[in-house]
A computed fold for a 352-nucleotide part of an RNA from an uncultured bacterium, annotated as small-subunit ribosomal RNA, central domain. RNAcentral holds the full RNA, with entries from ENA, Greengenes and SILVA. Its Rfam family is "Bacterial small subunit ribosomal RNA". The prediction has a mean pLDDT of 85.
Context: one part of a larger RNA
RNA sequence: CUGGGUGUACAGGGGGCGCAGACGGCCAUGGCAAGCCCGGUGUGAAAGGCAGGGGCAUAACCCCUGGUCUGCACUGGGAACUGUCAGGCUGGAGUGCCGGAGGGGUAAGCGGAAUUCCUGGUGUAGCGGUGAAAUGCGUAGAUAUCAGGAGGAACACCGGCGGCGAAGGCGGCUUACUGGACGGCAACUGACGUUGAGGCCCGAAAGCGUGGGGAGCGAACAGGAUUAGAUACCCUGGUAGUCCACGCCGUAAACGAUGUAUACCAGGUGUCGAAAAUCAGGGGAUUGCGGGUGCCGAAGCAAACGCAUUGGGUGUGCCACGGGGGGAGUACGUUGACAGGGGAUGAAACUC
Numbered sequence: 001c002u003g004g005g006u007g008u009a010c011a012g013g014g015g016g017c018g019c020a021g022a023c024g025g026c027c028a029u030g031g032c033a034a035g036c037c038c039g040g041u042g043u044g045a046a047a048g049g050c051a052g053g054g055g056c057a058u059a060a061c062c063c064c065u066g067g068u069c070u071g072c073a074c075u076g077g078g079a080a081c082u083g084u085c086a087g088g089c090u091g092g093a094g095u096g097c098c099g100g101a102g103g104g105g106u107a108a109g110c111g112g113a114a115u116u117c118c119u120g121g122u123g124u125a126g127c128g129g130u131g132a133a134a135u136g137c138g139u140a141g142a143u144a145u146c147a148g149g150a151g152g153a154a155c156a157c158c159g160g161c162g163g164c165g166a167a168g169g170c171g172g173c174u175u176a177c178u179g180g181a182c183g184g185c186a187a188c189u190g191a192c193g194u195u196g197a198g199g200c201c202c203g204a205a206a207g208c209g210u211g212g213g214g215a216g217c218g219a220a221c222a223g224g225a226u227u228a229g230a231u232a233c234c235c236u237g238g239u240a241g242u243c244c245a246c247g248c249c250g251u252a253a254a255c256g257a258u259g260u261a262u263a264c265c266a267g268g269u270g271u272c273g274a275a276a277a278u279c280a281g282g283g284g285a286u287u288g289c290g291g292g293u294g295c296c297g298a299a300g301c302a303a304a305c306g307c308a309u310u311g312g313g314u315g316u317g318c319c320a321c322g323g324g325g326g327g328a329g330u331a332c333g334u335u336g337a338c339a340g341g342g343g344a345u346g347a348a349a350c351u352c
Base pairs, nucleotide, nucleotide: 005321006320007305008304012319014202015201016200017199021195022194023193025089026088027087029086030085031084032083034082035081036078037077038076039075040074041073042072043071050066051065052064053063054062055061092192093189094188095187096185097184098183099182104178105177106176107175108174109173110172111155116150117149118148119147120146121145122144126137127136163170164169207248208247209246210245211244212243216242217241221237222236223235224234259318260317261316262315263314264313267296268295269294270293271292272291276287277286278285279284300307301306324352325351326350333345334344335343
């Protein structure tokens, strides 16, 4: 490098939208003829190489004939396929109408439980914490308990291998605005599609900037323990942060460690919310269907584990990525960034 690969051995981009590009449904439809197919002409030097034959006693060497030189240019024709132009179709894709489901998103408002703090009442010597303790709090009246108040954050039960979202993610209630999916009808458009290098957008937590907020928790830090030590695990405190607004950052075991789209390929059994049929009719039951989400399994696949119509099966299209371990996601350069922190791209010497 290649055969060939990417769930766990090296390898799927964190996710989407999408320009270029690549690829693309049906009609025995028509035209063109770039690809494609058939023929012709010219050229493709000789030597060499290949096949057959011959000459030196053989071979090397030499000679003859054939064929090769798979190409290029011009030219005559063909039209199945690709392409292209034109015409048409409805199955892909989209629109419309009807419908129900949902923690999908954004904003505003509201609610109760609990923790903490403040004020007051009752009440008295302890409380708290641990393996055991101590630091800590408490006679300036704590802990406990009752009433009132303040403030912040999170929403018990329902809650589920259940729902929604492209991913990150989303959970008290109400309202407003708003995205998507799904089912039914089959009215409309008529291939409008798939993928997608660059690009643009989104992107947990932590972190950064400015301004707020700060109940609980809690890196750092302080103290108490433990220990040989204890810069830890345990305990008492506690700053940043966690929360809000706006702006950055752009990472993750961003995981299903499984790119996306589409077609095909045994079944069984749960579950979610639709639409339908039948039965029942104060509200369900059964059946079968398309869409999700789980489990178990056939064929097949697989190194095995396992996967198995939600494929890791059988095909096709497009993108991304890998090529022994370490050095190293480092150095250098470039790029983006508010930053000395960190991101993207990304070596080599050397070494095993």